[in-house]
Context: one part of a larger RNA
RNA sequence: GCCGGCGAGUUACUCCUGUGUGGCGAGGUUAAGGGAUGCAGACGUCCCGGAGCCGCAGCGAAAGCGAGUCUGAAUAGGGCGAAGCAGUCGCACGGGGUAGACCCGAAACCGGGUGAGCUACCCAUGGCCAGGGUGAAGCCUCGAUAGUCUCGAGGUGGAGGCCCGAACCCGUAUACGUUGCAAAGUGUUGGGAUGAGCUGUGGGUAGAGGUGAAAUGCCAACCGAACCCGGAGAUAGCUGGUUCUCCCCGAAAUGCAUUGAGGUGCAGCCUUCAGGAAGAGGGACGGAGGUAGGGCUCUGAAUGGGCUAGGGGGUGUGAGCCUACCAAACCCAAUCAAACUUCGAAUGCCGUUCCAUCCAUGCCUGAGGAGUGAGACCGUGGGGGAUAAGCUCCAUGGUCGAGAGGGAAACAGCCCAGACCACCGACUAAGGCCCCUAAAUACAGGCUCAGUGUCAAAGGAAGUAUGGUCGCUUAGACAACCAGGAGGUUGGCUUAGAAGCAGCCACCCUUUAAAGAGUGCGUAAUAGCUCACUGGUCAAGGGACCGUGCGCCGACAAUUUAUCGGGGCUUAAGCCUGUUGCCGAAGUCGUGGCUUCUGCCGUAAGGCGGAGGGGUAGGGGAGCGUUCUCUGUGCACAGAAGUCUGCCUGUGAGGGCAGGUGGAGCGCAGAGAAGUGAGAAUGCCGGC
Numbered sequence: 001g002c003c004g005g006c007g008a009g010u011u012a013c014u015c016c017u018g019u020g021u022g023g024c025g026a027g028g029u030u031a032a033g034g035g036a037u038g039c040a041g042a043c044g045u046c047c048c049g050g051a052g053c054c055g056c057a058g059c060g061a062a063a064g065c066g067a068g069u070c071u072g073a074a075u076a077g078g079g080c081g082a083a084g085c086a087g088u089c090g091c092a093c094g095g096g097g098u099a100g101a102c103c104c105g106a107a108a109c110c111g112g113g114u115g116a117g118c119u120a121c122c123c124a125u126g127g128c129c130a131g132g133g134u135g136a137a138g139c140c141u142c143g144a145u146a147g148u149c150u151c152g153a154g155g156u157g158g159a160g161g162c163c164c165g166a167a168c169c170c171g172u173a174u175a176c177g178u179u180g181c182a183a184a185g186u187g188u189u190g191g192g193a194u195g196a197g198c199u200g201u202g203g204g205u206a207g208a209g210g211u212g213a214a215a216u217g218c219c220a221a222c223c224g225a226a227c228c229c230g231g232a233g234a235u236a237g238c239u240g241g242u243u244c245u246c247c248c249c250g251a252a253a254u255g256c257a258u259u260g261a262g263g264u265g266c267a268g269c270c271u272u273c274a275g276g277a278a279g280a281g282g283g284a285c286g287g288a289g290g291u292a293g294g295g296c297u298c299u300g301a302a303u304g305g306g307c308u309a310g311g312g313g314g315u316g317u318g319a320g321c322c323u324a325c326c327a328a329a330c331c332c333a334a335u336c337a338a339a340c341u342u343c344g345a346a347u348g349c350c351g352u353u354c355c356a357u358c359c360a361u362g363c364c365u366g367a368g369g370a371g372u373g374a375g376a377c378c379g380u381g382g383g384g385g386a387u388a389a390g391c392u393c394c395a396u397g398g399u400c401g402a403g404a405g406g407g408a409a410a411c412a413g414c415c416c417a418g419a420c421c422a423c424c425g426a427c428u429a430a431g432g433c434c435c436c437u438a439a440a441u442a443c444a445g446g447c448u449c450a451g452u453g454u455c456a457a458a459g460g461a462a463g464u465a466u467g468g469u470c471g472c473u474u475a476g477a478c479a480a481c482c483a484g485g486a487g488g489u490u491g492g493c494u495u496a497g498a499a500g501c502a503g504c505c506a507c508c509c510u511u512u513a514a515a516g517a518g519u520g521c522g523u524a525a526u527a528g529c530u531c532a533c534u535g536g537u538c539a540a541g542g543g544a545c546c547g548u549g550c551g552c553c554g555a556c557a558a559u560u561u562a563u564c565g566g567g568g569c570u571u572a573a574g575c576c577u578g579u580u581g582c583c584g585a586a587g588u589c590g591u592g593g594c595u596u597c598u599g600c601c602g603u604a605a606g607g608c609g610g611a612g613g614g615g616u617a618g619g620g621g622a623g624c625g626u627u628c629u630c631u632g633u634g635c636a637c638a639g640a641a642g643u644c645u646g647c648c649u650g651u652g653a654g655g656g657c658a659g660g661u662g663g664a665g666c667g668c669a670g671a672g673a674a675g676u677g678a679g680a681a682u683g684c685c686g687g688c
Base pairs, nucleotide, nucleotide: 001688002687003686004685005684006683011099012098013097015096016095017094018093019092020091021090022089023088024087027054028053029052033048034047035046036045037044038043058065059064068080069079070078071077102241103240105238109231110230111229112228113227114226120205121204122203123202124201125200126199127198128197129195131164132163133162134160138156139155140154141153142152143151144150168192169191170190173188174187175186176185207223209219210218211217216225244623245622246621247620248619249618254267255266256265257264258263268372269371270369271368272367273366274365275364276363281355282354283353284352285351286350287349293343294341295340299337300336301335303333304332305331306330308327310326311325312323313322314321315320375400376399377398378397379396380395381394382393383392384391405416406415407414420593421592422591423590425589426588427587431583432582433581434567435566436565440580442579443578444577445576446575447574453569459553460552463550464549465548466547467546468545469544470543472541480537481536482535483534484533486510487509488508491505492504493503516531520529521528594613595612596611597610598609599608600607601606624677626674627673628672629671630670631669632668633667634666635665642661643660644659645658646657647656648655649654
């Protein structure tokens, strides 16, 4: 891992509640116990037993009163009741309660025991440490010396948590090993090796504890509190799992509260039953309101100007005067606002009425059962954030959630559209119609040359198409070419210099066809080149600006084109406008069938219509099958159950038949009772 078996809402309790059903009914009912009877027994059946319980009356804390009562001074008001009818006892089922209460699962807590044969430390008594080196004290001798002080030398001696290094003890570094040789090892290397050494045997200390040269270490292979059994099915607002079928309906991820936030209570939304009343949709009319927008009267903000209190600055002895300073109010102009409003929609909401017309749907009340209370994205209106986020928080609508089908290459939340079943029939939606690939190489007009289309901004540009505005132009424009482009003057200032051309100021006059106190280059400054401006040559259009459509640049990422799904496409297979066809879904229609609710007819069976049948949590309904029991009735050695194969049949769970195998039990009908259905729980046991 697979296969097989086992494996989870049960049971008790008159404790509560509801539904169905049955008995009796203003009543209903017995409990313990007893008697009778059947039986081997367990026990069953019938009868007795009225204690007790519920109901028939309530109110009050109570005394108590009573269709009333309590409060109260009250014959007031108010509260709870009555004003007339249903209970009770069984059975079954849906819920609640108390119990382990659907099943499995803690880490832990407590009690009583078992452990120091591992390991920590201690006590007692034993054992072990090759070899080599170094050479302390002491002692002896000699020398120095006045000296048996002291010093030196030699010898002797053999100290040391001394040195090197086996056994022994340890485990530094590294490699291998990592389903190992091994639940800690092996190789190489390394540390200690007469010591706080190593080691044998016997003994001691115990879990709220011991021991610890102290690491929370060790206390029998996981020790921040050992192990075993018990309390014990601890508790688990947590995770996982929870077993047959069909039919009808079908949510929520919100509000409030919560030692509350992944839980729960109440409400909301779902379902079932009973009852009720009239409405949901559209039109018209009426109404409330202060949003969008607008606006500036108010409240504030804010800009320029005017006017002008006040302030600042200057000046003056002072009165005062000046002010290109700040600035309230006021005036003019132009603005801004969620917490501004002289105004003010569209929607939405409320009411009245009319229409549609009967299909369908919605609504209210009460009661039983829930689930949900983590939501997600998209459009729109907003808050937060950075007018960021597949961000976050509200509102509103949609989809997903719980929704399959078609489109978007692929793609919960986008677009189209809501799947009862069958059909080798038809029409459409979104989206498409050159090939992959169903349907137009369709039609008419225009645009684009960038493969734009087939990612992107600010910004940039004689791309191209089209519209508009303003100059110039046969009295010759625009471009090109030829020529001129001068004088006062080197304007003044500044400056070392400043001569059109560093900078500052001014920007005149004259000669002219025209020529700036100079457009750019240039010089140290001049010079030089050039422009504006003018004439000529030539000859017909030329220039500036604004807008619109489609293009261009801006444009850089890592395995391979890789930002059309691909091929490929250029008067298109791209873009815009218009037109006609076609394709295209589980949509719609057609044909047949199943089923739910409902109208009419019918005694019924049924018939004729109408509207429905996606579905998670969840509610409701109807069934299939397994084991056992009772009653009845059958089958079987001429072959039961089980098992294998095939066929038939039912919407399904399932049922039936035939043959093989098997070798002794097993069905059917009705009723009853459950250890009643397996694929999942890192489920349990077994097999392979």
The part of an RNA shown here (large-subunit ribosomal RNA, domain II) has 688 nucleotides and comes from a Chloroflexota bacterium. The sequence was found in a public genome assembly.